[in-house]
RNA sequence: UUCUUAUCAAGAGAAGCCGAGGGACUGGCCCAAUGACGCUUCAGCAACCGUCGCAGAAAUCAUGCGACAAGGUGCUAAUUCCAGCAGACUGCGUGCAGUCUGGGGGAUAAGAA
Numbered sequence: 001u002u003c004u005u006a007u008c009a010a011g012a013g014a015a016g017c018c019g020a021g022g023g024a025c026u027g028g029c030c031c032a033a034u035g036a037c038g039c040u041u042c043a044g045c046a047a048c049c050g051u052c053g054c055a056g057a058a059a060u061c062a063u064g065c066g067a068c069a070a071g072g073u074g075c076u077a078a079u080u081c082c083a084g085c086a087g088a089c090u091g092c093g094u095g096c097a098g099u100c101u102g103g104g105g106g107a108u109a110a111g112a113a
């Protein structure tokens, strides 16, 4: 970097430094010199890998459930901030709006190449 699988409506902050944009993209709408974003330190959240226990005749492996949270990541504005492609349903002025579902894209983890 590519592919596969899973999850994404919950949760979690301060200080120092830096200085202008940032929230992936487009359009909105937000955050931002009362300094955003980024980096560092400490703190915290969470449970993908992990550790332990239980289960199906037994062992191994795989799977499910529960607990733990040292370690490997990850995360700590707003539903993946909303929509962006398609379908169904509902409403009424038949052209729009709303709700839901699926897809595409994005993020994170594990495995493989």
Base pairs, nucleotide, nucleotide: 001113002112003111004110005109006108007107008106013042014041015040016039017038021031022030023029025084026083027082028081043076044075045074048072049071050068051067052066053065054064055063080105085102086101087100088099089098090097091096092095
Description:
Predicted 3D model of a 113-nucleotide RNA (SAM riboswitch aptamer (S box leader)) from Sporolactobacillus nakayamae. The organism belongs to Sporolactobacillus, within Bacteria. Rfam family: SAM riboswitch aptamer (S box leader). Its family is annotated with regulation of gene expression in the Gene Ontology.